[in-house]
Context: one part of a larger RNA
């Protein structure tokens, strides 16, 4: 010198950063992924408008009555708020985690003539007729719930069918160019296949359906390079190679059937252990050693194994299914559940925070938008855990005050320190004022930052060490005791080394001590 630190002491203030390193141990509550009514059928609020009911009040009276008609309630109309249900996007991102894995995980450098890409861009071509049903809503049952069932109807950018359709797949023949094999790439004929959906405030949008190209994103393969052990020396049957088939977006023992017997291995295989990688961090004059926290990039996981549906895309943290342990409910007949999201709570443990604020800003979903949703993010609140700033005053003050320790008794020292004079306002307190970040509007932060005025030295200093190494002594006291120590090493009566007190030395809102790395 450094730290995601902990401990003892002791703490005024701001600014920017960090903040379960151990139980990938169990979690109570809340919230963290919706949204679209301009795809669909329902449903139909408010306010309005009209009529019917009964009729307060209040005026006016010949006291018989008339007029006025509030609030109520009912039925029409208008209206279009609202949302469970069919359907589209999205949920595969964005946030955590580091438990697995020594491996094409990763990193760095080729290739894919062996591949896919939803939304996005540009280009070209098209949207013809047509069908059946389905959730809801109704009804009827079952069940304790969870949530099943039966009838009867319904609609759609859902479902199907027919049509037309290629530069597009696919097969066939012929030909041109190129190439590093395998083969690409194109050009002419022929034949087969295969598409759509419509909505709107009413012409202006947003959409659809096929193709090329392109960006993005992603998948495959190879090369090098990546920790300990040889008290770990042999290892392999889909193993290693090849024909064929199948699977896959796609090469291939990726997965089968048949054939061959091969493959790795001291240049270190197997097994065993430890362990995410990298950018980077820390440390050295470098070389190298250590490291994987915050930030960024990949990868793996998601209560534990196993699966595959859906979709461009998962084999899916807040989906599905099975199996297992664990919790909860329970009419015992059966359901539910999953914080390594954000806050929390328990446990663990030297040890790690708020069950906040807000979509004002970035930015993501969905929307034509208005907007709605975002525990991403913006802030804020706690911790001196870090780094950097700043304050606990400043000048002038000698009777060298008073006290304290020392003393050789003259003194000497604390010490201009104190007091008192004279100031001055960083922080502080108190009134006013008050942003920028937003572009016409919109501001959580926040009545903050910051500025003005008043106001008093008043509200802020500790902590460690004084044998040598290593700045910084002397008195009592103890008496190998009590005790100190990082090495050497002190203490057995004049201890500069223990314990106190003076007085010094060192950094300072920190100072020491532990622990780890250079």
């Nucleotide at each position: 010198g450094a730290c995601g630190a902990a401990c003892g002491c002791u703490g005024g203030c701001g600014g920017c950063g960090c903040g379960c390193c151990u139980a990938a141990c169990a979690c109570a509550u809340g919230c963290a992924a919706g949204u679209c009514g301009a795809g669909c059928g329902a449903u139909g609020a408010a306010c309005c408008u009209u009529c019917u009911a009964a009729g307060a009040u209040u005026u006016c009276u010949u006291c018989g009555g008339a007029a006025u008609g509030a609030c109520u309630a009912g039925a029409a109309g208008u209206g279009g708020a609202u949302u469970a249900g069919c359907g589209g996007c999205g949920a595969a991102c964005g946030g955590g985690u580091g438990a697995g894995u020594a491996a094409c995980a990763c990193g760095u450098g080729a290739g894919g003539a062996a591949c896919c890409u939803g939304c996005c861009u540009c280009u070209c071509a098209c949207a013809a007729g047509g069908g059946g049903a389905u959730a809801g809503c109704c009804u009827c049952g079952g069940g304790a719930a969870a949530c099943c069932g039966g009838g009867a109807u319904u609609a759609a950018u859902a479902c199907c069918c027919u049509a037309u359709g290629a530069c597009a797949c696919c097969g066939a023949c012929a030909g041109a160019u190129c190439g590093a094999g395998u083969g690409a790439u194109u050009u002419a004929u022929c034949g087969g296949u295969u598409a759509a959906a419509g909505a709107u405030u009413u012409u202006a949008u947003c959409g659809g359906u096929g193709a090329g190209a392109g960006a993005u994103g992603g998948c495959c393969u190879c090369g090098c390079g990546u920790c300990u052990a040889a008290u770990u020396a042999g290892c392999u049957a889909g193993u290693u190679g090849g024909u064929g088939a199948g699977a896959u977006a796609a090469a291939a023992g990726c997965u089968c059937a048949c054939c061959a017997a091969g493959g790795c291995g001291a240049c270190g295989a197997u097994u065993a252990g430890u362990a995410a990688c990298c950018g980077g961090c820390c440390u050295g004059a470098g070389a190298g050693g250590g490291u994987g926290a915050a930030c960024g990039g990949u990868c793996a996981c998601a209560c534990u194994g196993g699966a595959a549906c859906u979709g461009a895309g998962a084999c899916a943290c807040g989906g599905u299914c099975c199996a297992g342990a664990c919790u909860c409910c329970u009419a015992c007949g059966g359901g539910a559940g999953g914080c390594a999201g954000c806050a929390g709570u328990g446990g663990g443990g030297a040890a790690u925070c708020u069950u906040g604020c807000a979509c004002a800003a970035u930015g993501g979903a969905g929307g034509c938008a208005a907007c709605u949703c975002u525990g991403a993010u913006g802030c804020a609140g706690c911790g001196a855990c870090g780094c950097c700033g700043c304050g606990u005053g400043a000048g002038c003050g000698a009777u060298g005050a008073a006290g304290g320790c020392u003393u050789u008794c003259g003194a000497g020292u604390c010490g201009u320190a104190a007091a008192g004079c004279u100031c001055u306002g960083u922080c502080c307190u108190a009134u006013g004022g008050g942003a920028a970040g937003a572009u016409a509007a919109u501001g959580a932060c926040g009545g903050u930052a910051c500025c003005a005025u008043a106001g008093g030295a008043g509200g802020a200093a500790g902590c460690c060490c004084c044998g040598g190494c290593u700045a910084a002594c002397u008195a009592c006291g103890u008496g190998c005791c009590a005790g100190c120590a990082g090495c050497c090493g002190c203490g057995g009566u004049a201890a500069u080394a223990c314990g106190u007190a003076g007085g010094g030395g060192g950094c300072g809102a920190g100072c020491g001590u532990u622990g780890u790395c250079c």